The RNA shown here (small-subunit ribosomal RNA) has 1512 nucleotides and comes from an uncultured prokaryote. The RNAcentral record of the sequence draws on ENA. The prediction has a mean pLDDT of 82.

[in-house]
RNA sequence: GAGUUUGAUCCUGGCUCAGGAUGAACGCUAGCGGCAGGCUUAACACAUGCAAGUCGAGGGGUAACAGAGGUAGCUUGCUACUUGCUGACGACCGGCGCACGGGUGCGUAACGCGUAUACAAUCUACCUCUUACUAAGGGAUAGCCCAGAGAAAUUUGGAUUAAGAUCUUAUGGUAUGUAUUUAUGGCAUCAUAGAUAUAUUAAAGGUUACGGUAGGAGAUGAGUAUGCGUCCUAUUAGCUAGAUGGUGUGGUAACGGCACACCAUGGCGACGAUAGGUAGGGGCCCUGAGAGGGGGAUCCCCCACACUGGUACUGAGACACGGACCAGACUCCUACGGGAGGCAGCAGUGAGGAAUAUUGGGCAAUGGAGGCAACUCUGACCCAGCCAUGCCGCGUGCAGGAAGACUGCCCUAUGGGUUGUAAACUGCUUUUAUACAGGAAGAAACACUCUCACGUGUGAGAGCUUGACGGUACUGUAAGAAUAAGGAUCGGCUAACUCCGUGCCAGCAGCCGCGGUAAUACGGAGGAUCCAAGCGUUAUCCGGAAUCAUUGGGUUUAAAGGGUCCGUAGGCGGGCAAUUAAGUCAGAGGUGAAAGUUUGCGGCUCAACCGUAAAAUUGCCUUUGAAACUGGUUGUCUUGAAUUAUUAUGAAGUGGUUAGAAUAAGUAGUGUAGCGGUGAAAUGCAUAGAUAUUACUUAGAAUACCAACUGCGAAGGCCGAUUGCUAAGAAUAUACUGACACUGAUGGACGAAAGCGUGGGGAGCGAACAGGAUUAGAUACCCUGGUAGUCCACGCCGUAAACGAUGGAUACUAGCUGUUCGGAUUUAUCUGAGUGGCUAAGCGAAAGUGAUAAGUAUCCCACCUGGGGAGUACGUUCGCAAGAAUGAAACUCAAAGGAAUUGACGGGGGCCCGCACAAGCGGUGGAGCAUGUGGUUUAAUUCGAUGAUACGCGAGGAACCUUACCAGGGCUUAAAUGUAGAUUGACAGGGGUAGAAAUACCUUUUCCUUCGGACAGAUUACAAGGUGCUGCAUGGUUGUCGUCAGCUCGUGCCGUGAGGUGUCAGGUUAAGUCCUAUAACGAGCGCAACCCCUAUUGUUAGUUGCCAGCGAGUCAUGUCGGGAACUCUAACAAGACUGCCAGUGCAAACUGUGAGGAAGGUGGGGAUGACGUCAAAUCAUCACGGCCCUUACGUCCUGGGCUACACACGUGCUACAAUGGUAGGUACAGAGAGCAGCCACUGCGCAAGCAGGAGCGAAUCUAUAAAACCUAUCUCAGUUCGGAUCGGAGUCUGCAACUCGACUCCGUGAAGCUGGAAUCGCUAGUAAUCGGAUAUCAGCCAUGAUCCGGUGAAUACGUUCCCGGGCCUUGUACACACCGCCCGUCAAGCCAUGGAAGCUGAGGGUACCUGAAGUCGGUCACCGCAAGGAGCCGCCUAGGGUAAAAUUGGUAACUAGGGCUAAGUCGUAACAAGGUAGCCGUACCGGAAGGUGCGGCUGGAAUCACCUCCUU
Repeated sequence: GAGUUUGAUCCUGGCUCAGGAUGAACGCUAGCGGCAGGCUUAACACAUGCAAGUCGAGGGGUAACAGAGGUAGCUUGCUACUUGCUGACGACCGGCGCACGGGUGCGUAACGCGUAUACAAUCUACCUCUUACUAAGGGAUAGCCCAGAGAAAUUUGGAUUAAGAUCUUAUGGUAUGUAUUUAUGGCAUCAUAGAUAUAUUAAAGGUUACGGUAGGAGAUGAGUAUGCGUCCUAUUAGCUAGAUGGUGUGGUAACGGCACACCAUGGCGACGAUAGGUAGGGGCCCUGAGAGGGGGAUCCCCCACACUGGUACUGAGACACGGACCAGACUCCUACGGGAGGCAGCAGUGAGGAAUAUUGGGCAAUGGAGGCAACUCUGACCCAGCCAUGCCGCGUGCAGGAAGACUGCCCUAUGGGUUGUAAACUGCUUUUAUACAGGAAGAAACACUCUCACGUGUGAGAGCUUGACGGUACUGUAAGAAUAAGGAUCGGCUAACUCCGUGCCAGCAGCCGCGGUAAUACGGAGGAUCCAAGCGUUAUCCGGAAUCAUUGGGUUUAAAGGGUCCGUAGGCGGGCAAUUAAGUCAGAGGUGAAAGUUUGCGGCUCAACCGUAAAAUUGCCUUUGAAACUGGUUGUCUUGAAUUAUUAUGAAGUGGUUAGAAUAAGUAGUGUAGCGGUGAAAUGCAUAGAUAUUACUUAGAAUACCAACUGCGAAGGCCGAUUGCUAAGAAUAUACUGACACUGAUGGACGAAAGCGUGGGGAGCGAACAGGAUUAGAUACCCUGGUAGUCCACGCCGUAAACGAUGGAUACUAGCUGUUCGGAUUUAUCUGAGUGGCUAAGCGAAAGUGAUAAGUAUCCCACCUGGGGAGUACGUUCGCAAGAAUGAAACUCAAAGGAAUUGACGGGGGCCCGCACAAGCGGUGGAGCAUGUGGUUUAAUUCGAUGAUACGCGAGGAACCUUACCAGGGCUUAAAUGUAGAUUGACAGGGGUAGAAAUACCUUUUCCUUCGGACAGAUUACAAGGUGCUGCAUGGUUGUCGUCAGCUCGUGCCGUGAGGUGUCAGGUUAAGUCCUAUAACGAGCGCAACCCCUAUUGUUAGUUGCCAGCGAGUCAUGUCGGGAACUCUAACAAGACUGCCAGUGCAAACUGUGAGGAAGGUGGGGAUGACGUCAAAUCAUCACGGCCCUUACGUCCUGGGCUACACACGUGCUACAAUGGUAGGUACAGAGAGCAGCCACUGCGCAAGCAGGAGCGAAUCUAUAAAACCUAUCUCAGUUCGGAUCGGAGUCUGCAACUCGACUCCGUGAAGCUGGAAUCGCUAGUAAUCGGAUAUCAGCCAUGAUCCGGUGAAUACGUUCCCGGGCCUUGUACACACCGCCCGUCAAGCCAUGGAAGCUGAGGGUACCUGAAGUCGGUCACCGCAAGGAGCCGCCUAGGGUAAAAUUGGUAACUAGGGCUAAGUCGUAACAAGGUAGCCGUACCGGAAGGUGCGGCUGGAAUCACCUCCUU
């Protein structure tokens, strides 16, 4: 820096990624070289070989080898023997070394390490310099030899022998100790120098090269002490008897409780003792801008260790890796009696493990040991081998080459794109690899020879000798592109995209997340991207992470201020002056090893790597100086702070006294039937007299009005009046002290309510409990009762939303306006201290805050670091208990959260509208039938539509067809259309047979033409077909919200932003309609208008329509002449606009039984449907992506089905009758339709209809309009209502009316007497009622749909309520948006954890017993001349055993809660007033969420809500 919480935003906050690194490992891959690195695990066990020897110039000597000599045998150059004579040398005595080098990191939290000092408290072999000396003797012993023991390891006895082994003596001093004394010096003991006295010590030789002894000095190395620094845990708070100190003694190289005796009682610790856990430390390494964080491989320094534990010896140095002794474990040998061993040296083996190499070469170089030296030894070291483990370098070719080749892959408008200059092909080069040839540096020395200088062993020069690596590096030559590329990734972060397969499967995944049939996310392919002899993954560390914040964070609401105050330690602290120099600053000196890092230069062809120089090493110490600031000391000051005086003030505390109202109870009276309670009731009380009312008495608790976001108190908290005692702040003024101040860990005191203990008290209220209701249930809300409690005294508890969710103190920084208590005062005001509101700057994520800061600063304290687990477990402290305080982890999630925004929602609010309610009229729901649906049935009952927005819907018309369904029988390129080519002249048709038909077979006749062709068949080519799936891939169309008034944009402005404003407010409207106001100004889609019909009039026109007047004619009729007035027709105009008037109003506009007008405020009706919502409907109207079928899911035919029928629902028709039925008579429409048609008229038939037959392709022809009206009849009945059902006979359509048509006639005459709960439509030419027409159509199941006219009402007070909608506002934990979200028990699975009778380990301590080796001490009759030794005894101790407790693990029957898990159970606690506001503390209760009581908080809404009401 990025991703990830949200619909979106800002913030908080976690998780994740991109970078670098590694002693790495794993997967795939692999050409070369250089330089590095290579058991991180089992300090597990080790076979085998090697890793420390050397000196003969210390010694006695001679086992082996060589030389020489000698002797013997003889095959005269061989064998055997012999001589220490020589070179040399096994073993042995002796010297030096073995304490270095090499390995490892067990232990150790320590003076172990780092750094800086000190040693006046010390030692130091070899080395250097220097002084002095180096005398005389003695006795042994190993070896060798002899004799033994034993399997071996090993060992015993005897004899003899040497030394530079060892002992004695001499000489000593400048050595050492003690005592005395003088001088000088220092840092206390003391040191140095001198003197005196006394005591103690030396030697070794040797071939003269070298050594030895005693001192002094140096160098080196070691030892000791001290300051500072050095991990985590307080759920480890007290630890300590040699412990702290003193005196003395011992011991040590040396100081010291190092050890011991005695004495004293100290010492350490909150600045973290003690205990527990972890760990070698540093130079350095990784990361980081740095500060830091992490690490402690390789290289260097220090420490520790050497199978485990203990111990000492030797030595200059060890308590000793390749030495010793003892104990233990383990392994090996054994003749069973005993012995041996220690790879954490180099190789190597086994084991462990994800994992780490050769049983190599050489001492050539560097270094080490011994030696005079040659030299010997050296797994130190130098080299080589293995490993891409890392870093660095090189290569795998370069140039040209487009027909942009072929293949592959992709797309498609079949053109193309990409692979790709890539290849082929042409030219060039040869690093590397291969072959051959040449071929280093690393070597300078020692020794030896020569020369020179000094002068008797040193230095310089010359010559000569020595190479493991290695015939290696390097160089040359030859040939030829020849020998050499992979890995990961491609959804975003993050560079890189398509196809196929798969279908929530298989799988991927670092986070977010992909996969449920169109996957750039899985698998494959093509292509691309990034790195490259490597590439990825995993693990770990730092970074990003300012995510522990010193640099550099926070705490009102996100995690986070302690409930409040007092106060200890600590931290911090007013003015002036002087002094000091601890902090601070400056100069100088020492140190800060080397390597490393950085810079310059240089060497390997470059680089890595290496060399050299510089810088750096930020630190510590010493010293000199400065004196501003901080600190210390001294003096002083008054403004901080405290004290005093005066004045008022207050629900401040505590104890006492006392008052009235109310309530309850008791007694007495009056009085009678109810009271009480609720949404409604009931339980309860009451005729034994309640409630009500009157009087009196008693009791306890609480104090109306005043009363106020007023007052007081540190907080909790405090209210009738009065009083005793106590405390407090404020103002004013003076005096006094003189920084006495602030904060405050641990600690102390106080601390609502509930609760606990003891004793009282108990009126009311009231957890629990009981009863009554409510409810599906109701462990609740409501009601009736009611115990603890509430009250008092004393004692506990110590917690609350103990809140301003805001720690305390001080100072500063604009204003306005209330109020309380003071002061001054000129009554205007000013001022001090509190307590409120609004606001500026600033701050803040925003909300907000804003002198009472959340602003600007300082000081001190407390607290936070993702959510859950969890304020839980364990431990500890406190408590009578309840419980409080302190306070984790495993595991799990990628979020949890804050503020604000837009929506949606609310059993939130306000305003408004709608046949939404109300007021009315008529229905549905009951009956019969029609029709659609569900269900059932069926071979099939094709499919779709399913709350509103499916159900007389698609279908505006299923007998066949339709038809998609079923059964059966057939066909396989057959149907249709188009184009193109060629071809035939007929095809079709008729008849017959079989068949259910399709179909198959047989037969028959007919022959268009204008000669261009038409038509038809067959044929070829191209494109089949599918009512199969997916409406959740789609287009188009449609429904609904809704004809609701809304939905947006540009610019500007506001806001960090999402967004807001505009579009809100006040009015008004049917309307976001208009007006006014206004940080908005404008605009768009909607509204309205424009369009059509209708209502009025005019003009024009006058047939098929009309006919007033004139004429003709008829029984009669615009029938005719004519007319153009009227009606009408159909075109154009007019008209209506709140235009006028009155009132109200700023205006818009509204009101008016106003005028005028046919019509008045949108005149009525229609068409017209904004942005969007419902993954709404439709793949079966059509179109279309993908998938599926292809002798079938295509297609043809016959028959059947879609019409079934215990049932349920929707929509209708007809009725139930008298506002009616029947019969007769009379009248009046509009619109639409008509040639395979409508059909007048005539005849026949009871009728449906039939047979004739005018008119009309229609303002001309065709159709009785009905209700209505008049007359008659019926007389309230299952009827002269009603017509279902059934029987019979017919008509028509049609190939065909059986399943399954309509109609007619005759007969039959069912249910039904106005319809429960519930529910629908309608506000005027509307409802209701009456008929007519049309589409579809051969006919019709039409009572449907769509139109047309006739007759023609009632009602609307009004907006409380139901439903739907609009605007504003409010709350929200919702955003898939309340059909939302979400809590807890129970049941199931998995996971980790706590408790637990017990079982089993580990480490440590304590006590007791035992006690090896060994030092020390004592003794010593044995050995020794002696010194001394063996032996014995004692102390201490490793180890072992026993005991009781504590700590810490593992495991466990059983048990507890927790977490996680697409669709389990019960409820619905929370989010809206969440339907009883929620939450906090506490107590009780309940399957569970939870309920209730008491007190508290707002982080609750809101005012007129009125029983409950679950889920999605």